The RNA shown here (FMN riboswitch aptamer (RFN element)) has 119 nucleotides. The coordinates come from a structure-prediction model, not an experiment, and the mean pLDDT is 86.
[in-house]
RNA sequence: GACAGUCUUUGGGGCAGGGUGCAACUCCCGACCGAUGGUGAAAGUCCAUGAACCUCUGAUGAGGCCGACCCGGUGCGAUUCCGGGACCGACGGUACAGUCCGGAUGGGAAAAGACGUUC
Repeated sequence: GACAGUCUUUGGGGCAGGGUGCAACUCCCGACCGAUGGUGAAAGUCCAUGAACCUCUGAUGAGGCCGACCCGGUGCGAUUCCGGGACCGACGGUACAGUCCGGAUGGGAAAAGACGUUC
């Protein structure tokens, strides 16, 4: 350095201010947020993964479903950088929720490390 296996830890953020109303962080104006790996170059919008949701199952698990970006610039190379303008966000509850409460002191892609194996 590479790699079976065992284990440990880590592992999601966000409505300021205002309007209407009996009541809204749910409506309206406006504000704010962006999991993990990859990609020649840094990504909420590319490619994949996780979660949620649906179906089947006694269970493990299997299958399904799975949102949204353009223009200009630089550059050999960027839907990733810079400038500008857009767009998207599970389920249950409640005055209609990406942001509140709840399932969840849960689960989890994955990351880091320890032990170990082998060359």